[in-house]
RNA sequence: GCGCCUGUCGUAUAAAGGUCAAUACCCAAGCCUUCCAAGCUUGAGAUGGCGGUUCGAUUCCGCUCAGGCGCU
Numbered sequence: 001g002c003g004c005c006u007g008u009c010g011u012a013u014a015a016a017g018g019u020c021a022a023u024a025c026c027c028a029a030g031c032c033u034u035c036c037a038a039g040c041u042u043g044a045g046a047u048g049g050c051g052g053u054u055c056g057a058u059u060c061c062g063c064u065c066a067g068g069c070g071c072u
Base pairs, nucleotide, nucleotide: 001071002070003069004068005067006066007065010025011024012023013022018055027043028042029041030040031039048064049063050062051061052060
């Protein structure tokens, strides 16, 4: 330099064009408990960035950024 793959809450995985982006752990508050843990309830928190297509984009397309793999 060229090609391919990946990028979603703090972490790990879903959602594959459509109705509030879901689940578990973590975190906060409450309940329970003499206290803690466990358990129950509630809540906060994310689509790498910029454009395009579309009535509608996490999803499709382009560029770019970051990481990984291969070739030279």